A computed fold for a 69-nucleotide RNA from Pseudoboletia indiana, annotated as transfer RNA. The organism belongs to Pseudoboletia, within Eukaryota.
RNA sequence: GCCUCCAUAGUUGAACCACAACGAAAGCUUUUCAAGCUUUAGGUUUGAGUUAAAACCUCAAUGGAGGCU
Numbered sequence: 001g002c003c004u005c006c007a008u009a010g011u012u013g014a015a016c017c018a019c020a021a022c023g024a025a026a027g028c029u030u031u032u033c034a035a036g037c038u039u040u041a042g043g044u045u046u047g048a049g050u051u052a053a054a055a056c057c058u059c060a061a062u063g064g065a066g067g068c069u
Base pairs, nucleotide, nucleotide: 001068002067003066004065005064006063007062010022011021012020013019024040025039026038027037028036045061046060047059048058049057
């Protein structure tokens, strides 16, 4: 330098609806802790395009992984 793949919540994954598990916070329970139960917060890497409508399709950028030279 070229090619391929990936980017969703703090982490790991799913998505027809934006969901789940773990994690976090608050409450209940307990003498206290742990465990258990309930509730809450938390997200589509960025920009442009297509479309009535984009996490999803297209292009570019950025970052990561792999391969060739």
Its Rfam family is "tRNA". Gene Ontology term of the family: triplet codon-amino acid adaptor activity. The family's RNA type in Rfam is transfer RNA. The sequence is in RNAcentral, with records from ENA.